[in-house]
RNA sequence: CAGCGACAAAGGCAAACCCGGCGAAAGCCGGCGACGCAAAGCCACGGGACUACCGCGGACCAACGGGUCCGCAAUGUCAGCCGGGCAGCCGAA
Numbered sequence: 001c002a003g004c005g006a007c008a009a010a011g012g013c014a015a016a017c018c019c020g021g022c023g024a025a026a027g028c029c030g031g032c033g034a035c036g037c038a039a040a041g042c043c044a045c046g047g048g049a050c051u052a053c054c055g056c057g058g059a060c061c062a063a064c065g066g067g068u069c070c071g072c073a074a075u076g077u078c079a080g081c082c083g084g085g086c087a088g089c090c091g092a093a
Base pairs, nucleotide, nucleotide: 004091005090012037013036018031019030020029021028022027035080041086042085043084045083046082047081048078049077050076055072056071057070058069059068060067061066
């Protein structure tokens, strides 16, 4: 330096539930709390997943203001789904 990851040491993060806030939603932020994590640090680049305010198509109800339902669709979201990129702590085998 590149791998690798221990019943090591020092430290770190924090799932679900619950509470508060933001958002149309997915979800995010804060608190609480630890299921887990050697990158569970950062980046939506590839795949994948989730959502659908707006939009498009259809059906129905209305009756000129529109409403309800179904489908499609990221520009939205997920880095704790996988891959990739960037940067990083420790050092037994």
Predicted 3D model of a 93-nucleotide RNA (c-di-GMP-I riboswitch aptamer) from a Gemmatimonadaceae bacterium. The sequence was found by an Rfam model in a public genome assembly. Its Rfam family is "c-di-GMP-I riboswitch aptamer". About the family: GEMM was predicted in a large-scale screen for bacterial structured RNA regulatory elements.